The part of an RNA shown here (large-subunit ribosomal RNA, domain II) has 692 nucleotides and comes from a Candidatus Omnitrophota bacterium.
Context: one part of a larger RNA
RNA sequence: UCCGGCGAGUUACUCGGGCAAGCGAGUCUAAGGCCGUUACCGGCCGGAGGCGCAGCGAAAGCGAGUCCAAACUGGGCGUUCAGCUUGUUUGAGUAGACCCGAAGCUAGGUGAUCUAGCCAUGGCCAGGGUGAAUUCUGCCUAACAGCAGAAGGAGGCCCGAACUCAUCAGUGUUGAAAAACUGUGGGAUGAGCUGUGGUUAGGGGCGAAAGACCAAUCAAACCUAGUGAUAGCUGGUUCUCCCCGAAAUAACUCUACGGUUAGCCUUGCAGGUUCACCGGUGGGGGUAGAGCACUGGAUGGGCUAAGGACCACACCAGGUUACUGAACCCAACCAAACUCCGAAUACCAUCGGUUCAUACUGCAGGAGUCAGCCUGUGAGGGAUAAACUUCACAGACGCGAGGGAAACAACCCAGACCGCCAGUUAAGGCCCCCAAGCGUACGCUCAGUGGGAAAGGAUGUCGAAUUGCAAAGACAGCCGGGAUGUUGGCUCAGAGGCAGCCAUCAUUUAAAGAGUGCGUAACAGCUCACCGGUCGAGCGAUUCGGCGCCGAUAAUGAUCGGGGCUAAGCGUACCGCCGACGCUGCGGUUCCAACGACCCUUCGGGGUCGUUGGGAGGUAGGGGAGCGUUCUGUCGUAGGGUGAAGGUCAUCCGUGAGGGUGGCUGGACGAGGCAGAAGUGAGAAUGUCGGA
Numbered sequence: 001u002c003c004g005g006c007g008a009g010u011u012a013c014u015c016g017g018g019c020a021a022g023c024g025a026g027u028c029u030a031a032g033g034c035c036g037u038u039a040c041c042g043g044c045c046g047g048a049g050g051c052g053c054a055g056c057g058a059a060a061g062c063g064a065g066u067c068c069a070a071a072c073u074g075g076g077c078g079u080u081c082a083g084c085u086u087g088u089u090u091g092a093g094u095a096g097a098c099c100c101g102a103a104g105c106u107a108g109g110u111g112a113u114c115u116a117g118c119c120a121u122g123g124c125c126a127g128g129g130u131g132a133a134u135u136c137u138g139c140c141u142a143a144c145a146g147c148a149g150a151a152g153g154a155g156g157c158c159c160g161a162a163c164u165c166a167u168c169a170g171u172g173u174u175g176a177a178a179a180a181c182u183g184u185g186g187g188a189u190g191a192g193c194u195g196u197g198g199u200u201a202g203g204g205g206c207g208a209a210a211g212a213c214c215a216a217u218c219a220a221a222c223c224u225a226g227u228g229a230u231a232g233c234u235g236g237u238u239c240u241c242c243c244c245g246a247a248a249u250a251a252c253u254c255u256a257c258g259g260u261u262a263g264c265c266u267u268g269c270a271g272g273u274u275c276a277c278c279g280g281u282g283g284g285g286g287u288a289g290a291g292c293a294c295u296g297g298a299u300g301g302g303c304u305a306a307g308g309a310c311c312a313c314a315c316c317a318g319g320u321u322a323c324u325g326a327a328c329c330c331a332a333c334c335a336a337a338c339u340c341c342g343a344a345u346a347c348c349a350u351c352g353g354u355u356c357a358u359a360c361u362g363c364a365g366g367a368g369u370c371a372g373c374c375u376g377u378g379a380g381g382g383a384u385a386a387a388c389u390u391c392a393c394a395g396a397c398g399c400g401a402g403g404g405a406a407a408c409a410a411c412c413c414a415g416a417c418c419g420c421c422a423g424u425u426a427a428g429g430c431c432c433c434c435a436a437g438c439g440u441a442c443g444c445u446c447a448g449u450g451g452g453a454a455a456g457g458a459u460g461u462c463g464a465a466u467u468g469c470a471a472a473g474a475c476a477g478c479c480g481g482g483a484u485g486u487u488g489g490c491u492c493a494g495a496g497g498c499a500g501c502c503a504u505c506a507u508u509u510a511a512a513g514a515g516u517g518c519g520u521a522a523c524a525g526c527u528c529a530c531c532g533g534u535c536g537a538g539c540g541a542u543u544c545g546g547c548g549c550c551g552a553u554a555a556u557g558a559u560c561g562g563g564g565c566u567a568a569g570c571g572u573a574c575c576g577c578c579g580a581c582g583c584u585g586c587g588g589u590u591c592c593a594a595c596g597a598c599c600c601u602u603c604g605g606g607g608u609c610g611u612u613g614g615g616a617g618g619u620a621g622g623g624g625a626g627c628g629u630u631c632u633g634u635c636g637u638a639g640g641g642u643g644a645a646g647g648u649c650a651u652c653c654g655u656g657a658g659g660g661u662g663g664c665u666g667g668a669c670g671a672g673g674c675a676g677a678a679g680u681g682a683g684a685a686u687g688u689c690g691g692a
Base pairs, nucleotide, nucleotide: 001692002691003690004689005688006687011095012094013093014092015091016090017089018088019087020086021085022084023083026051027050028049032045033044034043035042036041055062056061065077066076067075068074098236099235101233105226106225107224108223109222110221116200117199118198119197120196121195122194123193124192125190127159128158129157130155134151135150136149137148138147139146163187164186165185168183169182170181171180202218204214205213239626240625241624242623243622244621249262250261251260252259253258263369264368265366266365267364268363269362270361271360274359276354277353278352279351280350281349282348283347289341290339291338295335296334297333299331300330301329302328306324307323308321309320310319311318372397374395375394376393377392378391379390380389381388402413403412404411417588418587419586420585422584423583424582428578429577430576431563432562433561437575439574440573441572442571443570444569450565456550457549460547461546462545463544464543465542466541467540468539469538477534478533479532480531481530483507484506485505488502489501490500513528517526518525589616590615591614592613593612594611595610596609597608598607599606600605627681629678630677631676632675633674634673639669646665647664648663649662650661651660652659653658
């Protein structure tokens, strides 16, 4: 991992609701008893008691009333409305209460054969080195002390086996081993190592202390019991078909991954157009926009109080002002918490109309939901960031398949009852992959732009417009001129058009700046503006629009989905076609409604068939109808060695769960109908047992 078996809403009681049945102003018996073809069974007694038939009041109490009150024209609760019991079903409560799962808590016991400490009694430590105290002898001293030699053999001394420990590395890591092996290393006469026996026990021991160790278990051992502890948590929860179909919100919550109530779903009963949409009428509003009348902000100008500065002044006064400047005036602005104004929508009411539905409303039973998410739009937060976050409105996904977007929950199209080798469309497409146009007409683009991007940049190119010059000859090119006072003045070493400052005149002219740029130390030189000639037709400036260009750098190999395309790119117009589970056609199933026929009826209604119209995506969830398994009754039935159950192959039937038939196998049981009862359906639970 697979296969097979097992594996999860049960049972009791109590209380509501639905359905069914019996009796009915009543209804039901309980314990117990009696009888019975002994059955946890049936029949008959048993009315003790329960519920109902009357309520109100705290109560006494009164009573279709009663309480409050002195008393009601008063107010509250009643007076009208059939119940009781049993079965079944669905919920709730109490119980383990759908199943598995803790870490834990408590009690009573079992453990020191591992390990920690201690007690008792034993054992062990090759060899080598160092050489303390002390002693003796000699020297020395007044003496002690001291020195030397020899002897001596101390030490948590040194080196190093056994022994013991475990520093580092490697190997091992489904190991040879649930801690080892190899090499290396520490201690090795000591606080040493070790044998045997004994002792300390679980909130306890023991600890040279690491929360270490107490039998591969320790921040409280192990075993059993309480025990099915509890688990707002995770996982799992088993056959089919049909109808409807959510929520991820509000309020409260020691509440935030949980609940309660409401909202939204479903079922039954009742009401019946009340719903929705459209139109008319009547409403309130302060958003978008706009505005500046208020509250604030904010720019320029004018005017001006006040202040500063300067002048002047013995004081008081006064003057000037390219300074600041409230208020006021003019002009132009800004605002979620500004408004003199003010929509569109939306919302409310009412009248009329359309639609006639699984609409809407009420009551009753059952839920689920309380992590939402993306896109568009309007906003707040953030950085006018985020696949960000918080609201609002709408849609989608969630719970939605199909077609398109290469692929792609949410985007675009479109809502799948089933079948068809029929038709027609949507989005999107029509050169090939790939269904359909290398469609038609007119333009644009040359960048493979198309097939990623900004500020910004550019004689790309097409179109539109404004304006200037031009046969009295423009623009470009070429030829020529480009002068004089003058080297303008100043400055300066110099400053001669051309470092800088000031001025920028005049003359001759067809024209020529007191000079556009290069250049010189300064001149010189080149050149420009400007003028003439030549040439002979358009030339320049600006603005707007279309499509392009640059800006444009990322790490394995590129790419528009690919091939490839100059139209198979872009724009406008037109025709045709393809294209979906959309729509249509044909056949079929089912649900709802209406109508018709037939049958049944307790007259309320129910059933079957047919016609017409409408519906049938679906998670959580509600409702309905069924299939199958085991057992019980009928029933030791039908059937069965001329072959039961079971197995297997084939085939047929049913929308499905499933059900027939035949062959083979098997070798003794055993359907089916109608009822009843459940240990009643497995693919998932790191399920469980067995097997492979």
The sequence was found in a public genome assembly.